[in-house]
Context: one part of a larger RNA
């Protein structure tokens, strides 16, 4: 740009994509078979591999400064108490959120169509035979269809609902042309569990973001002071300090200020 007026939100599915595996045990049955050895078709049920899709409650990984130890140097005038360096974490024990798998839930289901080889019924041509020449059944991990995503640029542009519609100027004008607007819509601004960039979701009729507060959850017992000990050093105050992204509250702070786009009776 189109989809013959200009939005919002809700379908329809033309198409097209994804999925489709396989194993082992029990039963059926030591039954049909078969002398014996062996040992089924069918049909019932259980576990399990890879695979695939989601998710983080569990079990774990990671987690670049979220706690903590701790070496050796500098430094805050000394202690004592931090703070830098040593990797773009000094080096070590752990870990929220998030991402993740090896963790955990789930899928591959159909007594549906139509066939393929192949097996039939009926049946002539050709008094028999013959599945096939007319007719007519069964038959696949395969083909449609179901099952799970996308989908009307499906130019064959679909449907449905609901919003908004005679302002202004040029022009003799409901030709046409231009401005400002409406519904609504972009930009801007504050964000997201959205994301390369657009897009896509929320946002002052607000908790979107920061703080703060409060909590989950991590780290493990802060400093400070008193207690014992000669002293390292351990004890009490004290499940303490502290603490990213988690919950949950609270407008304190910014989310201002605006600006454009956008019918005109189809």
């Nucleotide at each position: 740009c189109g989809u013959a007026a200009g939005a919002g939100c809700a379908u329809u599915g033309c198409g097209g994509g994804g999925a489709g595996u396989c194993c082992u045990c029990c039963u059926u049955a030591g039954u049909a078979c078969g002398a014996g050895a062996g040992g089924a078709c069918c049909g019932g049920g259980a576990g399990g591999a890879a695979c695939g899709c989601a998710c983080c409650g569990c079990u774990g990984g990671u987690g670049u400064a979220c706690c903590g130890g701790u070496u050796a140097u500098c430094g805050u005038g000394c202690c004592a108490a931090c703070g830098g360096u040593a990797g773009a974490c000094g080096c070590c024990g752990g870990g929220u959120a998030g991402c993740c798998a090896a963790g955990u839930g789930c899928g591959g289901a159909g007594a549906g169509g139509a066939u393929a080889a192949c097996c039939g019924c009926u049946g002539a041509a050709g008094g028999c035979a013959u599945c096939u020449a007319a007719g007519u059944g069964g038959g696949a991990a395969g083909c449609c269809c179901a099952c799970c995503c996308c989908a009307a640029g499906a130019u064959g542009a679909g449907u449905g609902c609901u919003c908004u519609c005679a302002u202004g100027g040029c022009g003799u004008g409901a030709a046409g042309c231009c401005a400002g607007u409406a519904a609504g819509g972009u930009c801007a601004c504050g964000g997201g569990c959205a994301g390369a960039a657009g897009a896509c979701c929320c946002g002052u009729u607000g908790a979107u973001a920061g703080g703060c507060g409060u909590u989950a959850g991590g780290u493990g017992g802060a400093a400070g002071u008193c207690c014992a000990g000669a002293g390292a050093u351990g004890g009490a105050u004290g499940c303490a300090g502290c603490c990213g992204a988690g919950g949950c509250g609270u407008a304190c702070u910014a989310a201002u200020a605006g600006a454009c786009c956008g019918a005109g009776g189809g």
RNAcentral holds the full RNA, with entries from ENA. A computed fold for a 266-nucleotide part of an RNA from Trichothermofontia sichuanensis B231, annotated as large-subunit ribosomal RNA, domain VI.